[in-house]
Context: one part of a larger RNA
RNA sequence: ACCUACGAGUUGCCGUCUCCGGCGGGCCAAGGCACUCAGUGCCCGUGCCAUAGUGAAAGCGAGCCUGAACAGGGCGUUGGUCGGAGGUGGCAGACGCGAAACCAAGUGAUCUACACAUGUCCAGGAUGAAGUCCCGGUAACACGGGAUGGAGGUCCGCACCAAUAAGCGUUGAAAAGCUUCUGGAUGAGGUGUGUGUAGGAGUGAAAGGCCAAUCAAACUUGGAGAUAGCUCGUACUCCCCGAAAGGCAUUUAGGUGCCGCGUCGGACGUUCAGCGCUGGAGGUAGAGCGACCGAUAGGUCGAGAGGGCUUCGCCGCCUAUCGAGACCUGACGAACUCCGAAUGCCAGCGCUCCGCAGUCCGGCAGUAAGGGGGCGGGUGCUAAGGUCCGUCCCCGAGAGGAGAAGAAUCCAGACCGCCGUCUAAGGUCCCGGAAUUCUGCCUGAGUUAGUCUAACGAAGUCUGGUCCCCGUGACAGCCAGGAUGUUGGCUUGGAAGCAGCCAUUCAUUCAAAGAGUGCGUAACAGCUCACUGGUCGAGGGUCCGGGCGUGGAUAAUAAUCGGGUAUAAGGCAGAUACCGAAGGCGCGGGAUAGCAUUUAAGAAAGUAUCGGUAGGGGAGCAUUCCAUAUGCGUAGAAUACGUCAGGUGACUGUAGUUGGAGCGUAUGGAAAAGCAAAUGUAGGU
Numbered sequence: 001a002c003c004u005a006c007g008a009g010u011u012g013c014c015g016u017c018u019c020c021g022g023c024g025g026g027c028c029a030a031g032g033c034a035c036u037c038a039g040u041g042c043c044c045g046u047g048c049c050a051u052a053g054u055g056a057a058a059g060c061g062a063g064c065c066u067g068a069a070c071a072g073g074g075c076g077u078u079g080g081u082c083g084g085a086g087g088u089g090g091c092a093g094a095c096g097c098g099a100a101a102c103c104a105a106g107u108g109a110u111c112u113a114c115a116c117a118u119g120u121c122c123a124g125g126a127u128g129a130a131g132u133c134c135c136g137g138u139a140a141c142a143c144g145g146g147a148u149g150g151a152g153g154u155c156c157g158c159a160c161c162a163a164u165a166a167g168c169g170u171u172g173a174a175a176a177g178c179u180u181c182u183g184g185a186u187g188a189g190g191u192g193u194g195u196g197u198a199g200g201a202g203u204g205a206a207a208g209g210c211c212a213a214u215c216a217a218a219c220u221u222g223g224a225g226a227u228a229g230c231u232c233g234u235a236c237u238c239c240c241c242g243a244a245a246g247g248c249a250u251u252u253a254g255g256u257g258c259c260g261c262g263u264c265g266g267a268c269g270u271u272c273a274g275c276g277c278u279g280g281a282g283g284u285a286g287a288g289c290g291a292c293c294g295a296u297a298g299g300u301c302g303a304g305a306g307g308g309c310u311u312c313g314c315c316g317c318c319u320a321u322c323g324a325g326a327c328c329u330g331a332c333g334a335a336c337u338c339c340g341a342a343u344g345c346c347a348g349c350g351c352u353c354c355g356c357a358g359u360c361c362g363g364c365a366g367u368a369a370g371g372g373g374g375c376g377g378g379u380g381c382u383a384a385g386g387u388c389c390g391u392c393c394c395c396g397a398g399a400g401g402a403g404a405a406g407a408a409u410c411c412a413g414a415c416c417g418c419c420g421u422c423u424a425a426g427g428u429c430c431c432g433g434a435a436u437u438c439u440g441c442c443u444g445a446g447u448u449a450g451u452c453u454a455a456c457g458a459a460g461u462c463u464g465g466u467c468c469c470c471g472u473g474a475c476a477g478c479c480a481g482g483a484u485g486u487u488g489g490c491u492u493g494g495a496a497g498c499a500g501c502c503a504u505u506c507a508u509u510c511a512a513a514g515a516g517u518g519c520g521u522a523a524c525a526g527c528u529c530a531c532u533g534g535u536c537g538a539g540g541g542u543c544c545g546g547g548c549g550u551g552g553a554u555a556a557u558a559a560u561c562g563g564g565u566a567u568a569a570g571g572c573a574g575a576u577a578c579c580g581a582a583g584g585c586g587c588g589g590g591a592u593a594g595c596a597u598u599u600a601a602g603a604a605a606g607u608a609u610c611g612g613u614a615g616g617g618g619a620g621c622a623u624u625c626c627a628u629a630u631g632c633g634u635a636g637a638a639u640a641c642g643u644c645a646g647g648u649g650a651c652u653g654u655a656g657u658u659g660g661a662g663c664g665u666a667u668g669g670a671a672a673a674g675c676a677a678a679u680g681u682a683g684g685u
Base pairs, nucleotide, nucleotide: 001685002684003683004682005681006680011092012091013090014089015088016087017086018085019084020083021082022081023080025049026048027047031043032042033041034040035039053060054059063075064074065073066072095233096232098230102223103222104221105220106219107218113197114196115195116194117193118192119191120190121189122187124156125155126154127152131148132147133146134145135144136143160184161183162182165180166179167178168177199215202210203209236620237619238618239617240616241615246259247258248257249256250255260367261366262364263363264362265361266360267359268358271357273352274351275350276349277348278347279346280345286339287337288336293333294332297329298328299327300326301325304322305321306319307318308317309316370395371394372393373392374391375390376389377388378387379386400411401410402409415589416588417587418586420585421584422583426579427578428577429564430563431562435576437575438574439573440572441571442570448566456551457550460548461547462546463545464544465543467541468540469539477535478534479533480532481531483508484507485506488502489501490500514529518527519526590610591609592608593607595606621674623671624670625669626668627667628666629665630664631663632662640657641656644653645652646651
């Protein structure tokens, strides 16, 4: 991992609701009697529920209470009871499995910790303390030398004990080992035997260590099925409906209660919803602010203040300062409003719908982690696949088609079947179903189709407009001129159009020519421009828009639009066809519902409906046993394999083979009543 078997809403009591049945007041435990004896029938005291309520109560009573009340208000003014079945609640382990723990009583020191008693063990070598003796030495000691001696948590090193480092081992040879190196090795040493200390206790040269492979509280049994707002699992089929992830509260936030939303039954019977008309409430969007509050840019006037002058008492004069206020121009606000919509909301009336809804009562729920998208906002960075609200849609619980792929984007809501047909979104060169379709224009960048892309830049190109110049000759090119006072004045070493400063930037001659547009010189010179003439001969230029393009353009394994490729098979505007879904239609079939009343069960036809998680409701299949009835079987039961057939399905029937003794069917009844999952349990492979 697979297969087989087992494996989870049960039982008792007490409520409540629904259905069925008995009685109309119902029922009768224990007990007794009888019988066809797991039981049934009969009899019966007490008792239970109902038959009247209300008040705290005295009490009163179809009424009672409150109250001064003959007011108002609250509770009442009859349908039960017993049994059975089902739904659900409560008390019990209460659908099953699962703790970490707590407590009680016991068992453990053959492991290990420490202690006590009594034994035992430590090759060999080294060092050489005290003391003693001898010699020297001293007044006597002291002291020196040589022997002797054999001390030590002394040294080296086996046994023994330990465990520093590395390697190996890691489903090991071993639930802690092996190899080599290493530490101690007469000591606080090692070790044998016999004893002692016990669970909030022991023991501990102290690591929360050790206390039998278990220790921040051992193990065994019991309380015990502890508790688990948590996790996991919870078993056959078909049919109808079908949510929520919200509000309020919570020692509450992943739980729960009430309401909301679902379903089933009953009652009411259009009350619902949509549209139209009428009437309302309200301060949003916008707008406005010479209407408030508050902010606010520029300018003009400017009370007053500050400063300066002064003949400082007054007056007066001035101002690179501040400035109320007024006026002109401009403009802002969620917590501003003189104003002010569209929607939405409320009410009334009418119409439509009424095969759809709505409200109330009762049974049963689930949900209370939501998420994405559009629109209106808060927060944040007008960041987030962020977060918090409102509103609509979708996913959730929704399959199908499109989007290359892709919960929520677009189209569209799947009862079943069809080798029918028409369409939606989206597509129609090939992969690929359908146009190499038609008309006009644009793009030349493979831009683009084919992720999104800015400020800014550019005689890209197409197009619309504006103003100006132009056969009295524009624009571009070419030829020629571009002068004089004058080197303007100042400044300067110099400054002559061209370092800088000044300005009546002037005047003259001219077809025209700046006291000079650049280059240039030390300063001049020189080149050039503005401006003018000639040549040429038809459009030229400025500015403002629009379309398609261009640069800006940058990410990590090899690129690419889904690919090939495409000059359209790209973009814009239009046209006609076609393809394209579980959508529409057609044909066949099924189910549900109302029309639907009917004597009843129902039938035909038509119509509508039939996606679905949590969840509610309905109808069935299978398994085991029981009762009654009725069958099959050694002329072959169950079982196993398996053919064909039936049913929407759970399933059922059946040819044949196997097997060798039991097994069905009908109607009721009762359940140890259905497995894929629980890191499920056991066995097998």
Molecule: large-subunit ribosomal RNA, domain II
Organism: Prevotella sp. P3-122